[in-house]
Context: one part of a larger RNA
RNA sequence: UGACGGGGGCCCGCACAAGCGGUGGAGCAUGUGGUUUAAUUCGACGCAACGCGCAGAACCUUACCUGGGUUUGACAUGGCCGCGCGAGAGGCCGAGAGGUCUUGUUCCUUUGGGACGUGGUCACAGGUGCUGCAUGGCUGUCGUCAGCUCGUGUCGUGAGAUGUUGGGUUAAGUCCCGCAACGAGCGCAACCCUUGCCCGUAGUUACCAGCAGGUGAGGCUGGGGACUCUACGGGGACUGCCGGUGUGAAGCCGGAGGAAGGUGGGGAUGACGUCAAGUCCUCAUGGCCCUGACGCCCAGGGCCACACACGUGCUACAAUGGGCUGGACAACGGGAGGCGACCCUGCGAGGGGGAGCGAAUCCCGAAACCGGUUCGUAGUUCGGAUUGGAGUCUGCAACUCGACUCCAUGAAGGUGGAAUCGCUAGUAAUCGCGGAUCAGCAUGCCGCGGUGAAUACGUUCCCGGGCCUGUACA
Numbered sequence: 001u002g003a004c005g006g007g008g009g010c011c012c013g014c015a016c017a018a019g020c021g022g023u024g025g026a027g028c029a030u031g032u033g034g035u036u037u038a039a040u041u042c043g044a045c046g047c048a049a050c051g052c053g054c055a056g057a058a059c060c061u062u063a064c065c066u067g068g069g070u071u072u073g074a075c076a077u078g079g080c081c082g083c084g085c086g087a088g089a090g091g092c093c094g095a096g097a098g099g100u101c102u103u104g105u106u107c108c109u110u111u112g113g114g115a116c117g118u119g120g121u122c123a124c125a126g127g128u129g130c131u132g133c134a135u136g137g138c139u140g141u142c143g144u145c146a147g148c149u150c151g152u153g154u155c156g157u158g159a160g161a162u163g164u165u166g167g168g169u170u171a172a173g174u175c176c177c178g179c180a181a182c183g184a185g186c187g188c189a190a191c192c193c194u195u196g197c198c199c200g201u202a203g204u205u206a207c208c209a210g211c212a213g214g215u216g217a218g219g220c221u222g223g224g225g226a227c228u229c230u231a232c233g234g235g236g237a238c239u240g241c242c243g244g245u246g247u248g249a250a251g252c253c254g255g256a257g258g259a260a261g262g263u264g265g266g267g268a269u270g271a272c273g274u275c276a277a278g279u280c281c282u283c284a285u286g287g288c289c290c291u292g293a294c295g296c297c298c299a300g301g302g303c304c305a306c307a308c309a310c311g312u313g314c315u316a317c318a319a320u321g322g323g324c325u326g327g328a329c330a331a332c333g334g335g336a337g338g339c340g341a342c343c344c345u346g347c348g349a350g351g352g353g354g355a356g357c358g359a360a361u362c363c364c365g366a367a368a369c370c371g372g373u374u375c376g377u378a379g380u381u382c383g384g385a386u387u388g389g390a391g392u393c394u395g396c397a398a399c400u401c402g403a404c405u406c407c408a409u410g411a412a413g414g415u416g417g418a419a420u421c422g423c424u425a426g427u428a429a430u431c432g433c434g435g436a437u438c439a440g441c442a443u444g445c446c447g448c449g450g451u452g453a454a455u456a457c458g459u460u461c462c463c464g465g466g467c468c469u470g471u472a473c474a
Base pairs, nucleotide, nucleotide: 001474002473003471004470007469008468009467010466011465012464013463015459016458019423020422021421022420023419026315027314028313029312030311031310032309033308034306035305042053043052064301065300066299067298068297069296070295073124077123078122079121080120081119082118083117084116088103089102090101091100092099093098106115107114108113126290127289129288130287131286135284136283137279138278139277140275142273147186148185149184150183151182152181153162154161155160166177167176168175192267193266194265195264197235198234199233200232201231202230203229207224208223211222212221213220238261241255242254243253244252245251317416321375322374323373324372325371326370327369333364334363335362338357339356342353343352344351345350382413387408388407389406390405391404392403393402429451430450431449432448433447434446435445
């Protein structure tokens, strides 16, 4: 100087406690281990791998397996030689890739040839083959934690110390005071985005108070610039004001005013470094390896297997509920190979037509909720797995292996052992909606709004972390 302690002191964090809801039991979805397999491609492994790379595995993707085929190659550049056409169309063989046959045809030109194409040959291409313990880049994590350092000076033989320790204070190495230190840098904070209040400007596709017209109804029309809203600019919060407290400090407590109060809420932002952390399968790249194959093309299969085990989820076990019926209110977004009103048709998924809309204009049905009614504690009018049958849609194609609909079937499940997770407010819980990917496929992911709690005495204990101190360890 560090590291460490079942040493001490001080202090934080949904760390415990106080609460609310879960997981662990059931069925199913999904990932993983294991096993199986011709193959079940590969990677990720405590926190920080396991609904992770995968924001879409029927073919493709695809890297794996089986079989068929190919060798200057699916792709790039260049040299030499030969041919003249190319793109395209058709026949035959074939699972296709491909093989083979026929047809067809461009531009410049000094008529040599060139561009371009093709055949041969050479140099090379190609490799999701290995090494993330050779690397760049990017990322996770400690951790949004409050730390990590430097210059000069001073002290010490030196490693190094001091500053950065101390007294207060803060979310903060935040600020104040003191001090052989005085300053400074990377971090903190602020500057950025968003949300909450107000004003100005603007007024269509948004809005409709007053006026007029009109309708079965309707901002439907004239019109209006008030309101809502939209989107640009500005204001607003600074411990600024008052009282108390504190060292006439920093600050802390209370109050006023205010839409908002002491960082208002949320986001973006991640210091020096740690884990030889992750990624050679995004990409790039050193070295090594393959070269009639470890490259390339294709068909089919596999990645979807299933005695088991674990993680993450969805749906439930019901009456604060299920069914039927009537009624109401969003936001974020998306839409032309698209969203599709409306009409007809089908029990339905859907089908047939089809207005409008490149969209503040048209379209994409909110649900929980509220009113009425039924069920009466039952494996049930709970629950929906599984299976049989019949269909719809996408797509060349749904057997392996898609989603959805209808009829029938109705399994386990009666609140889940030890253990364990999330959350402090518009949060948890609960309800639906949108989007990316995408032909089709969402219980996942990323967002959006609706309804909307309980609890925190406290810091002894568990976990992680910060500062000071101790040490016989390095």